Notes
Predicted 3D model of a 370-nucleotide RNA (Bacterial RNase P class A) from a soil metagenome. The model forms 95% of the base pairs in the Rfam consensus. Its Rfam family is "Bacterial RNase P class A". Rfam classes the family as a ribozyme. The sequence is in RNAcentral, with records from MGnify.
[in-house]
């Protein structure tokens, strides 16, 4: 000068408050007040991007079609798109970092601009043979070595070869195929054969393999007012007639439904009080915090992690507490007459709970490596 990893996230005291829990007293029996004691945000509580637990809806089980996600290999885990170890590729002098890293020899598509040509090749300049021409130059052909274009030009470098050239021949490198070796594997390295076929793009369609039901604690469960409304029942009252009364009956009226072309017919239908039943709303309780938990030690493993033993209890609010003030002491900056004075201190903040990832972040400490 860098690279990788881990840790902390001001400490402490007093006073006044807030939330929850325990005990006690008083009032009261829904609970409230007071006193004492205890506990009270994070490494990300965040984004809600993955994976789960739990709950309900449900059967999403098997098969078909479609969609989405994942995609080198092995391991870890409850599980993952996460983590660890390795392989390969790229970048870096290096420590190390990054990688959606299956298939382009199944098919289809695309490859802007430039360029002659962008994919079963192609002749713009150049080079070369032949012919024409006095020459300049022109014509037919050969040539992918050179120039030029481009992100990319049909293996690369060298020697030979040739009219000039060309895997045309040879050596090395690369590539393809084969064999055996090491490795669980990805893959590596070795030997042999073949003049070389197969441009790139799959974060284009697609193909292959694997996986996938949805909603979420405002999930869900229980209790349950007032008012309104639903159902059942009892009692009382209600126009006219009849009747001494109870009970019962007849007629008329209002509205609705059905039938009938229609006149009309059939059925139901009033008001109040009380009781019961069931549903839902306000509200209350629960889910709710002991959990794939934290920590110490031993053992296994390169590691992620696992096993065993000991110890610990660590917020549970619900418009939502976790705060405010004043000291003291550290830290940083600054002024200084060296006594001291002044200023600053990030990102942010629980809401069912875990495991990850990502993002934000003042300052400081430790370890290893180049």
């Nucleotide at each position: 000068a860098g690279c990788g990893g881990g840790c902390c996230a001001c400490g402490u005291g007093a006073u006044c408050g807030c939330u929850c829990c325990g005990c006690g007293a008083c009032g009261a029996u829904u609970u409230g007040u007071c006193g004492c004691g205890g506990a009270g945000a994070g490494g990300a509580a965040a984004g809600u991007c993955c994976g789960a637990a739990c709950u309900c809806c449900a059967u999403a089980c098997g098969g078909g079609c479609g969609g989405c996600a994942u995609g080198c290999c092995g391991g870890g885990u409850a599980a993952u798109c996460c983590c660890c170890g390795g392989u390969c590729g790229c970048g870096g002098c290096g420590a190390c970092g990054c990688g959606a890293a299956g298939g382009a020899a199944a098919g289809u598509g695309c490859c802007a601009c430039a360029g002659a040509a962008a994919a079963c090749a192609a002749a713009c300049c150049g080079c070369c043979u032949u012919c024409c021409g006095a020459a300049a130059g022109g014509a037919c052909g050969g040539u992918a070595a050179g120039g030029g274009u481009g992100a990319a030009a049909c293996g690369g470098u060298g020697c030979g070869g040739u009219a000039a050239g060309a895997g045309c021949g040879c050596a090395c490198c690369g590539c393809u195929c084969c064999g055996g070796c090491g490795g669980c594997a990805a893959c590596g390295g070795c030997g042999g054969a073949g003049g070389c076929a197969c441009g790139g793009u799959a974060a284009a369609c697609c193909c292959c393999a694997u996986g996938c039901g949805g909603a979420g604690c405002a999930a869900g469960g229980c209790c349950a007012a007032a008012u309104a409304g639903g159902g059942a029942g009892a009692c009382g009252g209600c126009g006219g007639g009849u009747g001494c009364c109870c009970g019962u009956c007849c007629c008329a009226c209002u509205u609705c439904a059905c039938c009938g072309c229609g006149a009309g017919g059939u059925g139901a239908u009033c008001c109040g009080u009380c009781u019961c039943c069931g549903g839902g709303u306000c509200g209350g309780c629960u889910g709710c915090u002991c959990g794939a938990g934290c920590u110490c030690g031993a053992g296994g493993g390169c590691g992620a992690c696992c096993u065993c033993g000991g110890g610990c209890c660590c917020a549970g609010a619900g418009g939502a507490a976790u705060g405010a003030u004043c000291g003291c002491g550290a830290c940083u900056c600054u002024c200084u007459u060296c006594g001291g004075g002044g200023a600053g201190a990030a990102c942010a903040g629980a809401a069912u709970u875990c495991g990850g990832c990502u993002u934000a972040c003042a300052g400081g400490c430790c370890c290893g490596c180049u």